A computed fold for a 331-nucleotide RNA from uncultured Ruminococcus sp., annotated as Bacterial RNase P class A.
Taxonomically the source falls in Ruminococcus (Bacteria, Bacillati, Clostridia, Eubacteriales).
Its mean pLDDT, the model's own confidence on a scale to 100, is 75.
RNA sequence: UAAAUUGAACAGUCGCGGGGCAAUUCCGAAAGGACUGCUCCGAGGAAAGUCCGGGCUCCACAGAGCAAUAGCAACGGCUAACGGCCGCCGGGGGCGACCCCAGGGAAAGUGCAACAGAGAAUAACCGCCGAUUAAUCGGUAAGGGUGGAAAGGCGAGGUAAGAGCUCACCGCAGAUGCGGAGACGCAUCGGGCGUGUAAACCCUGCUUGGAGCAACACCGUGGAGGAACAUUUGCCUGCUCGGCAGUUCCGCGGAGGUGGCGUCGAGCGCUGUCGGUAACGACGCGCCAAGAUAGAUGACUGUUCGCGACAGAACCCGGCUUACAGAUUUA
Numbered sequence: 001u002a003a004a005u006u007g008a009a010c011a012g013u014c015g016c017g018g019g020g021c022a023a024u025u026c027c028g029a030a031a032g033g034a035c036u037g038c039u040c041c042g043a044g045g046a047a048a049g050u051c052c053g054g055g056c057u058c059c060a061c062a063g064a065g066c067a068a069u070a071g072c073a074a075c076g077g078c079u080a081a082c083g084g085c086c087g088c089c090g091g092g093g094g095c096g097a098c099c100c101c102a103g104g105g106a107a108a109g110u111g112c113a114a115c116a117g118a119g120a121a122u123a124a125c126c127g128c129c130g131a132u133u134a135a136u137c138g139g140u141a142a143g144g145g146u147g148g149a150a151a152g153g154c155g156a157g158g159u160a161a162g163a164g165c166u167c168a169c170c171g172c173a174g175a176u177g178c179g180g181a182g183a184c185g186c187a188u189c190g191g192g193c194g195u196g197u198a199a200a201c202c203c204u205g206c207u208u209g210g211a212g213c214a215a216c217a218c219c220g221u222g223g224a225g226g227a228a229c230a231u232u233u234g235c236c237u238g239c240u241c242g243g244c245a246g247u248u249c250c251g252c253g254g255a256g257g258u259g260g261c262g263u264c265g266a267g268c269g270c271u272g273u274c275g276g277u278a279a280c281g282a283c284g285c286g287c288c289a290a291g292a293u294a295g296a297u298g299a300c301u302g303u304u305c306g307c308g309a310c311a312g313a314a315c316c317c318g319g320c321u322u323a324c325a326g327a328u329u330u331a
Stems, first nucleotide, its partner, number of pairs: 001331006008304007016042007025034003044310001048321002051319005056212004063241004070207004075087004089103001090101004104203002109201002111197003125144002127140005152170002155167003171193002174189006216259004225250005233245004267287004272283004305308001
């Protein structure tokens, strides 16, 4: 510097939540629930943030296309997918192991570049050279100054003085050849040579329906219907096609229980086998690990030593970001 494991441990007593088995009693109007005994299980690497991506449910019997919005962007691979992960290219940082990059397009267009400075593209202040007594005129962009940036850079020749004007070396763009799956790299050629900015608007390519477990489904209690309209009026949907539904107004009423949640999953474990640089994939063997709902794991005692950090699930999973005392391991 990079990566991984752990995150106080053990024993006893009482207490808390859930599953399974058993039997009896109790509560309730019902759905349903409670008590007892035995047994098994019981917070995280981030459970945090809610920043991404999904599974699932409904809109919905099931959509198609376009637009809009939003996101992403070197190349290739992994994945259910992603703004994620792995490898690799280019640029930058570091003595180094390594680290960082919001990495397509400035030749489609529009815009911006304050201040300083003569001037930010119709260049010319000081300076240099020439004409000239001077004033003035012409040439110049090598030297000086301003600036983040000043007509590719540096050195030599050349010139009235200078300039790619010429040459050698480099830079950028282009052409050709070779290597590579590709981004790209290497070599050669010819003087082709006005900057930056797209995390400015924009262009190009790819992707993109909405709402969310307080989704939704069932049981059962309670309540009250009335009026108007009928090629109307709406919904999927912003528009088109397509499909579906009777619509609008006034009024009455709404406590509870169960499922979703046997949390079985794109699941977990193996110093397993094979393939792959790796991420990862396939196969084999084994395992089932919290499901609360004013919301569960607490108290006491004893021993040990790393003397204990950040911190508590609420439908489930894959990521990212943030917090983290100490201990251990690998390179």

It matches the Rfam family "Bacterial RNase P class A". Rfam classes the family as a ribozyme.